[in-house]
Context: one part of a larger RNA
RNA sequence: CGUUUUGAAACUUGAGGGGGUCUGUCUCUAGUACGAGAGGACCGAGAUGGACGGACCGCUGGUGUACGAGUUGUUCCGCUCUGGAGCAGUGCUCGGUAGCUAUGUCCGGUUCGGAUAACCGCUGAAAGCAUCUAAGCGGGAAGCCGGCCCCAAGAUAAGGUUUCUAUAAGACCCCUAGGAGACUACUAGGUUGAUAGGCGCGAGGUAGAAGGCGAGCAAUCGUCGGAGCCGUAGCGUACUAAUGGUCG
Numbered sequence: 001c002g003u004u005u006u007g008a009a010a011c012u013u014g015a016g017g018g019g020g021u022c023u024g025u026c027u028c029u030a031g032u033a034c035g036a037g038a039g040g041a042c043c044g045a046g047a048u049g050g051a052c053g054g055a056c057c058g059c060u061g062g063u064g065u066a067c068g069a070g071u072u073g074u075u076c077c078g079c080u081c082u083g084g085a086g087c088a089g090u091g092c093u094c095g096g097u098a099g100c101u102a103u104g105u106c107c108g109g110u111u112c113g114g115a116u117a118a119c120c121g122c123u124g125a126a127a128g129c130a131u132c133u134a135a136g137c138g139g140g141a142a143g144c145c146g147g148c149c150c151c152a153a154g155a156u157a158a159g160g161u162u163u164c165u166a167u168a169a170g171a172c173c174c175c176u177a178g179g180a181g182a183c184u185a186c187u188a189g190g191u192u193g194a195u196a197g198g199c200g201c202g203a204g205g206u207a208g209a210a211g212g213c214g215a216g217c218a219a220u221c222g223u224c225g226g227a228g229c230c231g232u233a234g235c236g237u238a239c240u241a242a243u244g245g246u247c248g
Base pairs, nucleotide, nucleotide: 001154007164008163009162010161011160012159016151017150018149019148022050023049024048025047026046027045028044034039052108053107054106055105056104060102061101062100063099067095068094069093070092071091072088073087074086075085076084077083112146113145114144119139120138121137122136170247171246172245173244174190175189176188177187178186195241196240197239198237199236200235201234204230205229206228211224212223213222214221215220
C1' cells in the first nucleotide's frame, strides 16, 4: 500500500509450505515347525536400549563478578581496640537463590486409511486351448498421498464467525515495567491502579553476626540463638513514580 470499503476488537478456516519418518538387543510363542544331527525359524506378542528431536528445571549437577561465610598482605576509619571499609584477577577460598542450562527429567517416531512399484493372483478373450490384461476385479513396500507437529488469507479468488461502534468503538504518543527484547515489536500495567521502587511477611541461601555472660594460663570454646546478614521465588501494602496529550 492492497483486501472490506463505516470503523474497530477478539477468535478462527486452511489453499499452500515446512518438520518428523531411524534402529539394536532380549524374552515369550518355542527348543516348536524344519532337520539324521549340529543347529534352529516365519507369523504374532511383550520388555529394554542407542542415536536423533522437542519441552522443562521438581530431582542430580554446572554457572551464578551488587548473596552469605572463611582467610593473607597492605592502607585507612573507629574512645589505640573487641569491630569495620578500600585495593590486591570477584585478592584468594568454601558454599549458593532466581534465571540460564545438560551430563538431569519427561515426551516423540508408532498404530491406521488410500493409491501404487517390482511381484503374486481372480475372471477372461483376441487365439474353441492357454494366458494376471486386451475390457474388468483383487493383493502387495522403510517408498508416494493422507493421518501427527509447526507456519500460514499478499490464498490479489486477499476467506469466515462473534461482539462493539458516533461524540464513538477503538488506537497511538507518553509513562511504570518484564515472563519480551539489538532497535522495533510483544506482553503486564497506568490511580476504577499492585506495573516498578520502597516497606512488611517470607520460601530459599549462607552457617552461628556484633555484643554480653560463662569456661580456660592461652589459642579458643560454650551460651543468649537456626542467630545475624541476604539481588532477582511468592504473598501483602498506594509511601514514591505511572503526569499529560493526540488521532479516529
Background:
The prediction has a mean pLDDT of 81. This is a predicted structure of a 248-nucleotide part of an RNA (large-subunit ribosomal RNA, domain VI) from a Patescibacteria group bacterium. The full RNA is in RNAcentral, with records from ENA. Taxonomically the source falls in Bacteria candidate phyla (Bacteria).